The prediction has a mean pLDDT of 84.
The part of an RNA shown here (large-subunit ribosomal RNA, domain II) has 675 nucleotides and comes from a bioreactor sludge metagenome.
It matches the Rfam family "Bacterial large subunit ribosomal RNA".
Context: one part of a larger RNA
RNA sequence: GCCAACGAGUUUAUUGUAUGUGGCUUGGUUAAUCCGCCUUGAGCGGAGGAGCCGUAGUGAAAGCGAGGGUUAAUAGCCCGUUUGUCGCAUGCAUAAGACCCGAAGCCGUGUGAUCUAGCCAUGACCAGGUUGAAGUUUGUCGAAAGACAGAUGGAGGACCGAACCCAUAAGCUGUGCAAAACUUUGGGAUGAGUCGUGGUUGGCGGAGAAAUUCCAAUCGAACUCGGCAAUAGCUGGUUCUCCUCGAAAUAGCUUUUGGGCUAGCCUCGAGCGCUGACCCUAGGGGGUAGAGCACUGAAUGAGGACGGGUUUUACCGUCCUUAACCAAACUCCGAAUACCUAGGGGUGCAGCUCGGGAGUCAGACAGCGAGCGCUAAGGUCCGUUGUCAAAAGGGAAACAGCCCAGACCGUCAGCUAAGGUCCCUAAAUAUAUGCUAAGUGUAAAAGGUUGUGUCGUGACCUCGACAACUAGGAGGUUGGCUUAGAAGCAGCCAUCCUUUAAAGAAAGCGUAACAGCUCACUAGUCAAGUCGUCUCGCGCCGAAAAUUUACCGGGGCUAAGCAUAUUACCGAAGCUACGGACUCUGCAGCAAUGCAGAUUGGUAGAGGAGCGUUUUUAAGCCACAGAAGCUGUCAUGUGAGUGAUGGUGGAGGCUUAGGAAGUGAGAAUGUUGGC
Numbered sequence: 001g002c003c004a005a006c007g008a009g010u011u012u013a014u015u016g017u018a019u020g021u022g023g024c025u026u027g028g029u030u031a032a033u034c035c036g037c038c039u040u041g042a043g044c045g046g047a048g049g050a051g052c053c054g055u056a057g058u059g060a061a062a063g064c065g066a067g068g069g070u071u072a073a074u075a076g077c078c079c080g081u082u083u084g085u086c087g088c089a090u091g092c093a094u095a096a097g098a099c100c101c102g103a104a105g106c107c108g109u110g111u112g113a114u115c116u117a118g119c120c121a122u123g124a125c126c127a128g129g130u131u132g133a134a135g136u137u138u139g140u141c142g143a144a145a146g147a148c149a150g151a152u153g154g155a156g157g158a159c160c161g162a163a164c165c166c167a168u169a170a171g172c173u174g175u176g177c178a179a180a181a182c183u184u185u186g187g188g189a190u191g192a193g194u195c196g197u198g199g200u201u202g203g204c205g206g207a208g209a210a211a212u213u214c215c216a217a218u219c220g221a222a223c224u225c226g227g228c229a230a231u232a233g234c235u236g237g238u239u240c241u242c243c244u245c246g247a248a249a250u251a252g253c254u255u256u257u258g259g260g261c262u263a264g265c266c267u268c269g270a271g272c273g274c275u276g277a278c279c280c281u282a283g284g285g286g287g288u289a290g291a292g293c294a295c296u297g298a299a300u301g302a303g304g305a306c307g308g309g310u311u312u313u314a315c316c317g318u319c320c321u322u323a324a325c326c327a328a329a330c331u332c333c334g335a336a337u338a339c340c341u342a343g344g345g346g347u348g349c350a351g352c353u354c355g356g357g358a359g360u361c362a363g364a365c366a367g368c369g370a371g372c373g374c375u376a377a378g379g380u381c382c383g384u385u386g387u388c389a390a391a392a393g394g395g396a397a398a399c400a401g402c403c404c405a406g407a408c409c410g411u412c413a414g415c416u417a418a419g420g421u422c423c424c425u426a427a428a429u430a431u432a433u434g435c436u437a438a439g440u441g442u443a444a445a446a447g448g449u450u451g452u453g454u455c456g457u458g459a460c461c462u463c464g465a466c467a468a469c470u471a472g473g474a475g476g477u478u479g480g481c482u483u484a485g486a487a488g489c490a491g492c493c494a495u496c497c498u499u500u501a502a503a504g505a506a507a508g509c510g511u512a513a514c515a516g517c518u519c520a521c522u523a524g525u526c527a528a529g530u531c532g533u534c535u536c537g538c539g540c541c542g543a544a545a546a547u548u549u550a551c552c553g554g555g556g557c558u559a560a561g562c563a564u565a566u567u568a569c570c571g572a573a574g575c576u577a578c579g580g581a582c583u584c585u586g587c588a589g590c591a592a593u594g595c596a597g598a599u600u601g602g603u604a605g606a607g608g609a610g611c612g613u614u615u616u617u618a619a620g621c622c623a624c625a626g627a628a629g630c631u632g633u634c635a636u637g638u639g640a641g642u643g644a645u646g647g648u649g650g651a652g653g654c655u656u657a658g659g660a661a662g663u664g665a666g667a668a669u670g671u672u673g674g675c
Base pairs, nucleotide, nucleotide: 001675002674003673004672005671006670011096012095013094015093016092017091018090019089020088021087022086023085024084027053028052029051033047034046035045036044037043038041057064058063067079068078069077070076099237100236102234106227107226108225110223111222117201118200119199120198121197122196123195124194125193126191128160129159130158131156135152136151137150138149139148140147141146164188165187166186169184170183171182203219205215206214207213212221240610241609242608243607244606245605250263251262252261253260254259264360265359266357267356268355269354270353271352272351274348278345279344280343281342282341283340284339290333291331292330296327297326300323301322302321303320304319305318306317307316308315363388364387365386366385367384368383369382371380372379393404394403395402408580409579410578411577413576414575415574419570420569421568422555423554424553428567430566431565432564433563434562435561441557447541448540449539451538452537453536456533457532458531459530460529468525469524470523471522472521474498475497476496479493480492481491504519507518508517509516581600583598584597585596586595587594588593611664613661614660615659616658617657618656619655620654621653622652629648630647631646632645633644634643635642636641
């Protein structure tokens, strides 16, 4: 892991409450106990009226009483002015283990020092080598005390190092050889040494060269059994079917925030009956959006007056006029919606009241209106609407919360929505007119763009524009000054005249200065548009990222891209068609049922109707001419299921009407067994 079996809302209550149902209502009813009977069932019948509920309430009470209380009150207000009770069944609550499993822990009685810690008693063990304390002795010296030297001696928590004890470092192991080992290395090794045997100290305790260390692989309080089914606002699990309706993730309070209680929202029953949503009409209040500057504040320019300062002009303050302007906590103004009331319509997806049962109190995203934040967040917190939650289907490649649309069942029928129609891939290689050349489409800003289309507008132009080419571009003059030089072109001043078709005392390059090359300007050739500015559309640049193209879903596309318009078609569980089913309503009917209409997604949850298992009571039936069980096939019911028949099997089984439950498994790191 799989298979099989077992495995969770039960029981008791002379507790309460509600619903259903039954008895009595001449109010209902017995409890303990006693008697009788069949004989064993915790049976049946009888006695037992104690007690309980009800028949009157009200007040704190004395009390009063269809009334009572409050109060000075005869006022007002509050509570009353009568029907039940006893069983059974079901829902819920309460007390109990109370649906099941699950703690860590707390307390009590005991069992443990064969591991380990300390202690007591009695024993055992420590190769070999080194060092050489005291003491003793001999010699020398000394008056002596004594000193020095040699020998002897054999001390030490002395040294090196096996056994033995330990465990420093690294490796290895890490489903191991091993729930701590192995390899190499290392520390102690006559001592506070190591070890054997026997004994001793006990958990609110012992022991501890002290680490919360050890007390049998267990130690911030051992283990065992018991209290005990401790408690668990926590996690997990909770077993057959079909039908109807169907939430919440909010408010208030809470040693409260992952829990509760009351309300809200759901369901079931009873009552009321047009009251509901929504629409129309009429009447309301408001201070939001917007707007405005009349107030409060912010804030800019101009003019003027007064006061202060000053260098008279700029500065400061106040006021007036004028112009432009900002505000959640400004308003001279002021919507749309929303909200309230009344009248009318409105029989619905209703509404309201009372009672039984809940669940919900972590919500998520999206659009709109705000706050917080960075006008950050798949952020957070409110309001409002939608979807998801609890919603499948189609679209968005894939994609709870987006768009379309709400799945009773069947059909190889039709029409559509969103979205699409070249191929993948159902349907237009559709039509008309434009745009785009960037694969833009198929990724983004400030900014840039003589890319291209388009609405205007201002100029020039057949008396020839714009561009190009040919020719000219001169003379006074090298203007004057300056300067080494200054000749159009370093700089300063002036910037005239002439010849002309035209030509600046020169716009640029150039020379030391000249020279030289262009330009402005003019003519000719050519031949028809040219040069600015502005509006809008589509483009271009700006544009660099990490496994692989990788920002159209792919192929690919110049439309199969974009814009406008039009006509077809495809496209869903939507709608329609045909057939069938449940539920509800209406009509008919005693009913069965028929007709008509509507409905039938669904988590938590409420309500209804059933299937099956074991056993039991009664009646009946099947079975060795073959029961149950197992295993094929067929039939049948919306389903849980049921029936028939073949094989196997070899002795019990079933139907109908009831009763009672150890009554349904796939999940609980479920339990036991098997593989």